[in-house]
RNA sequence: AUUAGAGUUUGAUCCUGGCUCAGGAUGAACGCUGGCAGUGUGCCUAAGACAUGCAAGUCGAACGGAGGUCUUCGGACCUUAGUGGCGAACGGGUGAGUAACACGUGGGCGACCUACCUCCAAGUACGGCAUAACCCCGGGAGACCGGAGCUAAUUCCGUAUGUGCUUACGCCUCCUUUGGCGUACGUAAAGAUUUAUCGCUUGGAGAUGGGCCCGCGGCGCAUCAGCUAGUUGGUGGGGUAACGGCCUACCAAGGCGACGACGCGUAGCCGACCUGAGAGGGUGACCGGCCACAGGGGCACUGAGACACGGGCCCCACUCCUACGGGAGGCAGCAGUUAGGAAUCUUCGGCAAUGGGGGAAACCCUGACCGAGCGACACUGCUUGAAGGAUGAAGGUCUUCGGAUCGUAAACUUCUGAACCUGCGACGAAAAAUGACGGUAGCAGGCUAAUAGCACCGGCUAACUCCGUGCCAGCAGCCGCGGUAAUACGGAGGGUGCAAGCGUUAUCCGGAAUCACUGGGCGUAAAGGGCGCGUAGGCGGUUUGUUAAGUCCGAUGUUAAAGACCGAGGCUCAACCUCGACACGGCGUUGGGUACUGGCAAGCUGGACGGUUGGAGAGGAAGGUAGAAUUACCAGUGUAGCGGUGGAAUGCGUAGAUACUGGUAGGAAUACCCAUUGCGAAGGCAGCCUUCUGGACAACACGUGACGCUGAGGCGCGAAAGUGUGGGGAGCAAACCGGAUUAGAUACCCGGGUAGUCCACACCCUAAACGAUGCAUACUUGGUGUCGGCCCGUUGGGGUCGGUGCCGGAGUUAACGCGUUAAGUAUGCCGCCUGGGAAGUACGGCCGCAAGGUUGAAACUCAAAGGAAUUGACGGGGACCCGCACAAGCGGUGGAGCAUGUGGUUUAAUUCGAAGCAACGCGAAGGACCUUACCAGGUCUUGACAUCUACGGAACCUCUUAGAGAUAAGGGAGUGCCCUUCGGGGAGCCGUAAGACAGGUGCUGCAUGGCUGUCGUCAGCUCGUGUCGUGAGAUGUUGGGUUAAGUCCCGCAACGAGCGCAACCCUCGUGCUUAGUUGCCAUCAUUAAGUUGGGAACUCUAAGCAGACUGCCGGUGACAAACCGGAGGAAGGUGGGGAUGACGUCAAGUCAGCAUGCCCCUUACGUUCUGGGCUACACACGUACUACAAUGCUACGGACAAAGGGUAGCAAGCAUGCAAAUGCAAGCCAAUCUCAUAAACCGUGGCUCAGUUCAGAUUGCAGGCUGCAACUCGCCUGCAUGAAGGCGGAAUCGCUAGUAAUCGCCGGUCAGCCAUACGGCGGUGAAUACGUUCCCGGGCCUUGUACACACCGCCCGUCACACCAUGGAAGCUGGCUCUGCCCGAAGUCGUUACCCUAACCUGCAAAGGAGGGGGACGCCGAAGGUGUGGCUGGUGACUGGGGUGAAGUCGUAACAAGGUAACCAAU
Repeated sequence: AUUAGAGUUUGAUCCUGGCUCAGGAUGAACGCUGGCAGUGUGCCUAAGACAUGCAAGUCGAACGGAGGUCUUCGGACCUUAGUGGCGAACGGGUGAGUAACACGUGGGCGACCUACCUCCAAGUACGGCAUAACCCCGGGAGACCGGAGCUAAUUCCGUAUGUGCUUACGCCUCCUUUGGCGUACGUAAAGAUUUAUCGCUUGGAGAUGGGCCCGCGGCGCAUCAGCUAGUUGGUGGGGUAACGGCCUACCAAGGCGACGACGCGUAGCCGACCUGAGAGGGUGACCGGCCACAGGGGCACUGAGACACGGGCCCCACUCCUACGGGAGGCAGCAGUUAGGAAUCUUCGGCAAUGGGGGAAACCCUGACCGAGCGACACUGCUUGAAGGAUGAAGGUCUUCGGAUCGUAAACUUCUGAACCUGCGACGAAAAAUGACGGUAGCAGGCUAAUAGCACCGGCUAACUCCGUGCCAGCAGCCGCGGUAAUACGGAGGGUGCAAGCGUUAUCCGGAAUCACUGGGCGUAAAGGGCGCGUAGGCGGUUUGUUAAGUCCGAUGUUAAAGACCGAGGCUCAACCUCGACACGGCGUUGGGUACUGGCAAGCUGGACGGUUGGAGAGGAAGGUAGAAUUACCAGUGUAGCGGUGGAAUGCGUAGAUACUGGUAGGAAUACCCAUUGCGAAGGCAGCCUUCUGGACAACACGUGACGCUGAGGCGCGAAAGUGUGGGGAGCAAACCGGAUUAGAUACCCGGGUAGUCCACACCCUAAACGAUGCAUACUUGGUGUCGGCCCGUUGGGGUCGGUGCCGGAGUUAACGCGUUAAGUAUGCCGCCUGGGAAGUACGGCCGCAAGGUUGAAACUCAAAGGAAUUGACGGGGACCCGCACAAGCGGUGGAGCAUGUGGUUUAAUUCGAAGCAACGCGAAGGACCUUACCAGGUCUUGACAUCUACGGAACCUCUUAGAGAUAAGGGAGUGCCCUUCGGGGAGCCGUAAGACAGGUGCUGCAUGGCUGUCGUCAGCUCGUGUCGUGAGAUGUUGGGUUAAGUCCCGCAACGAGCGCAACCCUCGUGCUUAGUUGCCAUCAUUAAGUUGGGAACUCUAAGCAGACUGCCGGUGACAAACCGGAGGAAGGUGGGGAUGACGUCAAGUCAGCAUGCCCCUUACGUUCUGGGCUACACACGUACUACAAUGCUACGGACAAAGGGUAGCAAGCAUGCAAAUGCAAGCCAAUCUCAUAAACCGUGGCUCAGUUCAGAUUGCAGGCUGCAACUCGCCUGCAUGAAGGCGGAAUCGCUAGUAAUCGCCGGUCAGCCAUACGGCGGUGAAUACGUUCCCGGGCCUUGUACACACCGCCCGUCACACCAUGGAAGCUGGCUCUGCCCGAAGUCGUUACCCUAACCUGCAAAGGAGGGGGACGCCGAAGGUGUGGCUGGUGACUGGGGUGAAGUCGUAACAAGGUAACCAAU
């Protein structure tokens, strides 16, 4: 100084695990935008190709000429083509190659070189021969070349001298080839200019720069495991500055490799840079060091230095010139061009500075460099103003219409003064002179309020609204948004974040403890090898001594500079620059320490092994043997079946089966004992006996003395199935054949049946080879079984060692669980894992007879896949319980006719809604008009309705005309109410006008409120606190009983509470009290009559009270709750009925009852009128009614209710009519009057089984009633007509008692009524329930789960289609590479008898010699040719599987006992 997380698997949870995000960075690019300055930086791609210019020259004080200028004619000066010297090997560029002593770091050279520079020592003498330039001739288009002649030097050569040096030899010394001494041979030099220097030569030393060698360090692939002939070493020789197989001849046969050789792929290395808390990871632009390269290859020359970017030769490719004969060229120097690419600059200025080359110097050269230019490419700084300013302006946006917001923001006032203009004007330059930058920086003065953009605003992640769109268009980093109210798309307003930038893309690190050294794991998530033996390796008990390799401490050398950190300083700050200082770590040298590890030596006994004794055991191998059973065969008895199944059939059997008895044969397996047992390393091992043999254990404490643990490779063993050869074959039984089942059934079931199962030998080598748990050692509470041994004790028992189980403590674990047999605490070693799928697949290797095994990827694709546990839901899981759920009964529906609703069809319209139960006699408690929402046609447009403004008029009523009507035109009558100060005002209504607005049964019930249905009147649903659990959650609410009930009791880490249940409410049933009118009438009168008087007893009415609480008794039960039975009682265990519907479910129903958001219409989707439609009709369904008859129908007579309704009403009674009804009309606002005769029933008569005296549809005629109006389209009456129908297929509904069934009565709605509906009322009044197996629904507990949209769930595979990547494949076509052979340039080296040859030698000369050159020959040798291989790409008809894809096909494999438990391996 320093460590941050988040989103995403689930209904929820914890864990595992991947994916993704927030950060930083860049030589960047792209999009939008763009003011200034400084400092940096700028072809990452094609080491592609390059036009043009420049990038290395210089020296006249080395030389001879030539040209020019001047001249005092002596010469001087200038320029420089050539000779000569130095330089050009530096500087500059690039990163192709290179996995290497290339680089880094530390060493070595007793195996080396070093021009220029410095120092020291010595010298610089005497001669000689050439040659370019030049001149002449010739060739060529040109580049350029050839010949003859002349000439100089600091060019070249000889001789001398030799401090010295080299080589050879001898001696001495010595750690080698060093060093010392001596002798011999050989070996130097250059002058220039003017008096002082610069040069030159030899030697020594230094400095600098290099060469070579070595230790260590830094990439991937083992699907690269073996590599190597100059290879490894030696000897001789050659070569080099120098060691060396560096080269060569010969000899030997070595050398390297799992500590990764060889091969392939990739790559310049480092200082450093980015990131990171660090350790690490990534990178190797700029700057600096090293290396390599210069179009692709090869080669040497010159030189101090090169095998040479701007030198040479050759081959190849390419480009250019050409007169076709030949030539020229190499930007990976600076600019620049072109190509490629997402992409990277000026054909600039200057040598002023720094540095370099040459020169004595002046100076020249310098695209090194210094500067400028271009690019927001990066970093840094600055500006777009500051203060005041509220009618909170206009305008925009939103709005609940009040307002809010942009917003002090603007306008406006005051102030300052980027840019710009003018003037002055540097440092950089150390004596003088010299400034590209540059009239730049800076200073002074003047002057103008003076550019803002980009991204984002669902969560992560700071920031929200409106409009548009409507799973479209689009967005998206992950999760995911969009199907009509989108904070997620597009626009706008507003906001947030950065800001001359902002976003996006790409890449790296981080987060990622997601390869874990720091710092992870492997029972079930990915992961323990199937098991053992054992090699290398790793690790190793105890004591002493020694050593000092590891290790620790100190000193010292190095770790270049730059960078980083720290401290200062300079540019106004910063970026940038300068100075100083520190440090980590590495390597080398050296001194010291010795605990630990290691080495060496000597011991010890506890680890390990051995010895003696003992017992246990399905341990292994071989041989033998036994009985039961199955089957076959033989014989006998015996007769029609047997066998098999859910039920059957195939099959067997009259040729005698099955059954029973006896006998024979053969194979396989060993009942009982047998166990929660034992043994073995695992696989595995079971009758009995014998032989051979392995291991473990115990007792004794006798021997050895660490001999040990683990174990990559390796070796061995290894169930079943399978393979080969040969046997064997009873039973069983893949395949296969039949029979069933089934939609199918290549299955499950049944009958047969071959391999195989068995033996021997040889293979295979895999399993869910599992304790899903590697081996070894040590330590850490216990309880309880069991096997073997030993000890003590003994009727039980205790102890100990080894094994094998269960339960549990600490601890541990995500949880489940594990828990001395660890999954605890530690150590050692091995194996293995790193998201799911593709895939244990492909390719390659190895193994195998084959089947196959082993090793083992990628492309592509997904955002998950997974573990454990939780709550639900579900199960053709389990236990318990309930309900007209079934069963037991009674009556129906489904068949007929008709009514009604629905579907469908039709129609101008047949308005709309309701849709399994839970739509369908439902909304509709009543469609002729109206209703009405629909259709056709006719009207109105501030509107039929509401509020506001102005004006007029009261309103209301009424008449006429036209019209289908709405409506239009005109007339008549007529003024009120409230207050008043009498002027007037107000309320209310009507009309006219204009506009705000009205209006909508138009859409959305998936935007809503409210209400309702349903599960279900089922017994459930929750909360607080506490406790348990990491958590979701659990507990309570489970359990034992009991109940109609989560009803109650008991128990319990729970204790309480709430909503439900029950009760409280209404009604019926009993009694009492009170009250008696309109009700009642026992007694007393009275009447036709409770009619009247009277009565208050009874009935009844309607208010209150009582009564029933398991209270009492007996039994059962835990002494509880409760149940059973009983008594009493009108009623008995909730007495009957009703009202009452928990948390919630179904996006259930309703925008058309009402309300309401949004959207839509506004001379119409509003309003109004007439007519029509909702009443249609081949048909289908639901719900009712009436029947089919005799328990009936019919005629006559007779009896008994309850509950309701009534003034726009109910209507007595009388009259008329066959009747519906009509006329007149009492009473009644109702316990008074009335509707109003209840019917079934009873009595009597008829009918006599028939489509009838049943049934009543349909139709005709005649009437009545309501109403403006009965045609479409009402009801009723009378007469006539008299259909189907003879009890109803599959299926299905209701009901458990005053119930079903059956009978009538009333009401609402309503003018009337399509009501057989609906809601009530009473009358008559049953049958049956053994029971809970089954069907349906429900409750509680438990179990499994891959379900959670919750089984109407999930989900698998083939096939079909589309797309994608990939394997194989006859081949085709590239790249790299090994190797045989051929050819062989340049060039070095070697040879040479041919040619040439100034210096030196011989020689008077001629000539010869030495030496050199050329040519030729030889070795090597690049490129090239050819042949056989290896590796690796591309492509390929066809083919294999794989992945992905809204709605395809076939089945149903898996998840529940998934309907045959699933899974693993083999066939």
The RNA shown here (small-subunit ribosomal RNA) has 1467 nucleotides and comes from an uncultured bacterium. The coordinates come from a structure-prediction model, not an experiment, and the mean pLDDT is 86. It matches the Rfam family "Bacterial small subunit ribosomal RNA". Rfam links the family to the GO terms structural constituent of ribosome and ribosome.